[in-house]
RNA sequence: GCGUCUAUAGCUCAGUUGGUUAGAGCGCUACCUUGACAUGGUAGAGGUCGCCUGUUCGAAUCAGGCUAGACGCA
Numbered sequence: 001g002c003g004u005c006u007a008u009a010g011c012u013c014a015g016u017u018g019g020u021u022a023g024a025g026c027g028c029u030a031c032c033u034u035g036a037c038a039u040g041g042u043a044g045a046g047g048u049c050g051c052c053u054g055u056u057c058g059a060a061u062c063a064g065g066c067u068a069g070a071c072g073c074a
Base pairs, nucleotide, nucleotide: 001073002072003071004070005069006068007067010026011025012024013023019057028044029043030042031041032040050066051065052064053063054062
């Protein structure tokens, strides 16, 4: 330098080839339960879907560029 893949909540990940509100587990907060803790239960907070631009009535999803990481080739 070229190619492929990855980037979504604090962490690990899903998202069915564009459509009603972006989700799960763990973690965190509050409450219930206990003499207290743990376990369990209920509720909640937490996301500009890596960044920019474009296509579209509509983009996490499609296109182009960029950034970071992994792998391969040179």